[in-house]
Context: one part of a larger RNA
């Protein structure tokens, strides 16, 4: 090119906006790009195949046929594809209504704890362990009280509960701000789905510059253990953790399952919305869309397992995978202020 994969075996980009590209709802014209049909003209010979024949067979060689599966040009079909102009609302988007929510940013306030300052009261231990010891206290410690200061997180509510593209989001009020559901069908009329490159965002640690530092805390230092103990436990402790601004692009960034969209038996909870109903007060039943669990049936799975939130049935795009090890290394290229990311062989060997 094929091919057969991709929860766990190699193998879904960490996440979404999007660009080219690929694919795309219903009806009815028109075209006639692609598809189809005929008709012709080219498709050298040789070669292949098939008939025949000539060398004693055969290899080889002659003669005939077909064939060349293509391509021009001409009639024709128009179902499907595509283009054209038209129309429509079931995709998909607006609007209008009342809710939910730790979704972003921003700025202000709060109260328990901490540890430190200071006065009170108060005496000898306090700490800390498996036992201990380093530590720490008579320059008054630990416990206790009162007052102040300072950073950092926000107990209980908290929940298989919310919310958000992922990362991630939780103390209270204000501002500014994003989205998603659910109803109602007023408007737009396919404006949709996907996405190579781009672009954004992207925990933690780590860097750069300034602040800031309460409590924990890599490195470091002491004490124990221990045969050693550069550890695991203890007493301390720097960076760091937290704000600004700026980089880094990593992850077990996982639901280890990529995005849409359609279809396919069910039972239980849940958290938001609507619509009916019964008590009509709190409340409960029914239907229904959305989400989020958990069980299981058909079906697929190597098995475990998934089973309407599918890993089931199918269609559309992207990404990936192709035997260990050598290596996510080398070298080279982009990035990066730097650790370093991306990208990505090969000798060799099993």
């Nucleotide at each position: 090119c094929u091919g057969g994969g991709c929860g766990u075996a190699a193998a879904g980009c960490g996440u979404g906006c999007g660009u080219a590209g690929g694919c795309g709802g219903u009806c009815a014209g028109g075209u006639a790009u692609g598809u189809c049909g005929g008709a012709u003209g080219u498709g050298a010979a040789a070669u292949c195949u098939c008939g025949g024949g000539g060398c004693c067979c055969a290899a080889c060689c002659c003669c005939g046929a077909a064939a060349c599966u293509g391509c021009g040009u001409c009639c024709g079909a128009a179902a499907c594809u595509g283009c054209c102009a038209g129309a429509c609302u079931a995709g998909a988007g607006u609007g209008c209504a009342g809710g939910a929510g730790g979704g972003g940013a921003g700025a202000g306030g709060g109260g328990a704890a901490u540890u430190c300052a200071u006065g009170g009261a108060g005496u000898a231990g306090c700490g800390g362990u498996g036992a201990a010891a380093u530590g720490u206290g008579u320059u008054g410690a630990u416990a206790u009280u009162a007052u102040g200061a300072a950073g950092a997180a926000c107990a209980c509510c908290g929940g298989u509960g919310g919310c958000g593209a992922a990362g991630g989001c939780g103390c209270c009020u204000c501002u500014c701000u994003g989205g998603a559901a659910u109803g109602c069908a007023a408007c737009u009329g396919a404006c949709g789905c996907u996405g190579a490159g781009g672009c954004a965002c992207g925990a933690a640690a780590g860097c750069a510059u300034g602040g800031g530092g309460a409590g924990c805390g890599a490195a470091c230092a002491g004490g124990a253990u221990u045969a050693g103990a550069u550890a695991c436990c203890c007493u301390g402790g720097u960076a760091g953790u937290c704000c600004a601004u700026g980089c880094c692009g990593u992850a077990a960034a996982c639901g280890u399952u990529g995005c849409a969209c359609a279809c396919u038996u069910g039972g239980u909870g849940u958290u938001g919305g609507a619509a009916g109903g019964g008590u009509c007060a709190g409340c409960c039943c029914u239907u229904u869309c959305a989400g989020u669990g958990c069980c299981g049936g058909a079906g697929c799975u190597a098995a475990c397992g998934c089973a309407u939130u599918a890993a089931g049935u199918g269609u559309g795009c992207c990404g990936c995978c192709u035997g260990g090890g050598g290596a996510g290394u080398a070298c080279g290229g982009c990035c990066g202020c730097a650790a370093g990311g991306c990208u990505a062989a090969a000798a060799c060997u099993c």
Molecule: small-subunit ribosomal RNA, central domain
Organism: metagenome